RNAcentral holds the sequence, with entries from Rfam and Ribocentre. The RNA shown here (c-di-GMP-I-GGC riboswitch aptamer) has 81 nucleotides and comes from Desulfoplanes formicivorans. NCBI's taxonomy places the organism under Bacteria, Pseudomonadati, Desulfovibrionia, Desulfoplanaceae, Desulfoplanes.
[in-house]
RNA sequence: GCAGCCAAAGCCAAACCUGUCGCGAGGCAGGGACGGAAAGCCACGGGUCUUGCACUGAUCAAGAUAGCCGGGUUGCCUGGU
Numbered sequence: 001g002c003a004g005c006c007a008a009a010g011c012c013a014a015a016c017c018u019g020u021c022g023c024g025a026g027g028c029a030g031g032g033a034c035g036g037a038a039a040g041c042c043a044c045g046g047g048u049c050u051u052g053c054a055c056u057g058a059u060c061a062a063g064a065u066a067g068c069c070g071g072g073u074u075g076c077c078u079g080g081u
Base pairs, nucleotide, nucleotide: 002079003078004077005080011036012035016031017030018029019028020027021026034067040073041072042071044070045069046068047065048064049063050062051061052060
């Protein structure tokens, strides 16, 4: 570098509940596990969503989502098949 069927050591934690912050999408903390081999990190491209504008929608502005996909970057275990 390549691979993730098997094993082991660890890791993360959806829905839901509670607290808290935010107009909101949502964030954080605790509980909890549906799942995950990058479910680590980065909003660069596309998507979706929120707020403002608008008021049919689109465009525009500011945001959210990395557990929607792609891309970038760093990285654990194993090499039994």
The coordinates come from a structure-prediction model, not an experiment, and the mean pLDDT is 82.